[in-house]
RNA sequence: GGGCAGUUAGCUCAGUUGGCGGAGCAUCGCCCUUACAAGGCGAGGGCCACAGGUUCAAAUCCUGUACUGCCCACCA
Repeated sequence: GGGCAGUUAGCUCAGUUGGCGGAGCAUCGCCCUUACAAGGCGAGGGCCACAGGUUCAAAUCCUGUACUGCCCACCA
C1' cells in the first nucleotide's frame, strides 16, 4: 500500500424486507428471608464510531474518514 470482517446500553451480542431501538448479564428499588444467597416483580441506562448523501422516512442503502481484528504485498 491492497483486500475482507467488525464498531448498537457498563459488558457480551441480536436487530431478517428501510417504518416504535432490543435480549442476557451487570446496576438500583421492592417482595421473599432472622439475615445473606438464590428466586419473583419493576426501574434506570443509547448522538446505533464520525461526517456527508439518497429517501416521506436510515442502525439498516451509497460515499468518505477514524479505530479494531485477519489475510496479502512491498521496503531497508

The RNA shown here (transfer RNA) has 76 nucleotides and comes from Desulfovibrio sp. Taxonomically the source falls in Desulfovibrio (Bacteria, Pseudomonadati, Desulfovibrionia, Desulfovibrionales). The prediction has a mean pLDDT of 81. Rfam family: tRNA. Rfam describes the family as follows. Transfer RNA (tRNA) molecules are approximately 80 nucleotides in length. Rfam classes the family as a transfer RNA.